[in-house]
Parts: sequence; structure tokens; C1' cells
RNA sequence: GCGGAAUUAGUACAAUGGCAGUAUGUCAGCUUCCCAAGCUGAAGACGCGGGUUCGAUUCCCGUAUUCCGCUCCA
Repeated sequence: GCGGAAUUAGUACAAUGGCAGUAUGUCAGCUUCCCAAGCUGAAGACGCGGGUUCGAUUCCCGUAUUCCGCUCCA
């Protein structure tokens, strides 16, 4: 230099052009003499910037970070 993959909640992962979910964690409540466990509820995310579209997390372009492969020079 070229090519490919990944980026979503505190953490680990799903899914999809039309309200973004699960597990775990956090907070509150119930339960208990207390703790733990259990039950109920709540908050919390699509890496960033553009484009296409009625509508983009999804499609296109650029860019950032991480990982993998190839090539050249030293």
C1' cells in the first nucleotide's frame, strides 16, 4: 500500500428498511427477625459524519478503532 471481518445497554450477545430485544449487572418495591434466594417494576444502547428513502441500526460513501490475510521497501 491492497483486501476482508468486527463495532448495539456497565458486561456478554441477538435481530430487523417501520416501537431495538435477551441474559447478567444497577436502582426501587414486595417477601424475610436479618442476609441470601425468589417475585414485580424502572432506568439504560445501534462507533462517528454524510447520502438514498415517506422512513436507516439495517442499503451506499467516507472516516475512527481493533483483529486477520497478502504485497513492496528497509